This is a predicted complex of two RNAs, RNase P RNA and transfer RNA, with 398 nucleotides together.
[in-house]
RNA sequence: GAGUCGGCCAGGCAGCCGCUGUACGCAAGUGCAGAGGAAAGUCCGGGCUCCGCAGAGCGGGAUGCAGGGUAACCCCCUGGCGCGGCAACGCGACGAACAGGGCCACAGAGACGAGUCCCGGGGGUCCUCCUCCGGGGGUGAAACGCGGCAACCUCCAUCCGGAGCAACACCAAAUAGGCAAGCGCUGAGGCCGGCUCGGCCGAGCUUGCGGGUAGGUGGCUUGAGCCCCGGGGUAACCCGGGGCCUAGAGGAAUGGCUGCCGGCCCCGCCGGGUCACACCGGCCGGGGCCACAGAACCCGGCUUACCGGCCGAACUCCCUU
RNA sequence: CCACCCGUAGCUCAGCUGGAUAGAGCGAUGCCCUCCGGAGGCAUAGGUCACAGGUUCGACUCCUGUCGGGUGGGCCA
Repeated sequence: GAGUCGGCCAGGCAGCCGCUGUACGCAAGUGCAGAGGAAAGUCCGGGCUCCGCAGAGCGGGAUGCAGGGUAACCCCCUGGCGCGGCAACGCGACGAACAGGGCCACAGAGACGAGUCCCGGGGGUCCUCCUCCGGGGGUGAAACGCGGCAACCUCCAUCCGGAGCAACACCAAAUAGGCAAGCGCUGAGGCCGGCUCGGCCGAGCUUGCGGGUAGGUGGCUUGAGCCCCGGGGUAACCCGGGGCCUAGAGGAAUGGCUGCCGGCCCCGCCGGGUCACACCGGCCGGGGCCACAGAACCCGGCUUACCGGCCGAACUCCCUU
Repeated sequence: CCACCCGUAGCUCAGCUGGAUAGAGCGAUGCCCUCCGGAGGCAUAGGUCACAGGUUCGACUCCUGUCGGGUGGGCCA
């Protein structure tokens, strides 16, 4: 100097005026707390709630080297193999093609059925021709070898019931229980969840038009939680002890203004430098900017967006001494 | 929140059981015709198949991930 890996920050402080929640207070008001590493995309996995205590089969879906971690995973860790890189390291849908079906354009004699482009040898025959064996050139991703493709169907192994906080529970409000079509007690439909199996009820059900209400409370934030220490393990992670409480809004709060400081950019000025620019420095004056982005039931991941910067007795390569 | 669809020329769309140079209509441009214009005829240009990566000999087509746009459903009866 160029890179690789891991972790972290996300302008700071003060004053004034506001917003949401909460504690105290009769009240005025006062105190305290108030977005993120991705809150995002909603791509996976789980908790939670309801649907028959989720049982069997069919159908459907997902995953796919080995071992481990975890509540679980399309996640993470370690190792093997393959690919890329000089290296540190990074990436990988990485089971099966003698269970079966399907496809393999063009070129090539021939694309998996068999067949014969050239040469040599043996045989049926005198040649053409037929048959057997061995070798070769060319085409092509692949050339007879149990070919290639499973991100074609499929097979094997493992896992998955369905829906989602507009779940769900309670309170309150609202009405013509209207019209039309179709289906139906030969059993529609409901409980009942993609379908069937089992049981019960059973005369209404579905769709369209039209109508009504679109308020409140709980769920709602203490949780697979965060920090520190010790121990086990290569690691992911686990175990034990101590400490802490850290947004809960709901058309949706978490903001605005001013001042100072910090960083970056532009203009002017000054000094160096130059023939003149360029360039370097000072920070005297003025102006602008401070990324990506905003919780919505909650967690664990993945992916994507992102100005600028810091750390590592971490690592690799090159150059110089 | 859930389910699903689309992105191909300036516009509207084909093509998507993978096969060579990706098409059609309208539009644009040039020429012919006409006194001029329209209509008509002939010709031409115009595409990162939304973007990126992968599977494959080969990708608009298959798979995965992003970006943008759109549709439908949910309460009472």

It holds a member of the Rfam family "Bacterial RNase P class A". It is annotated as a ribozyme. Rfam's curators write: Ribonuclease P (RNase P) is a ubiquitous endoribonuclease, found in archaea, bacteria and eukarya as well as chloroplasts and mitochondria. Its family is annotated with dimeric ribonuclease P complex, tRNA processing and ribonuclease P activity in the Gene Ontology.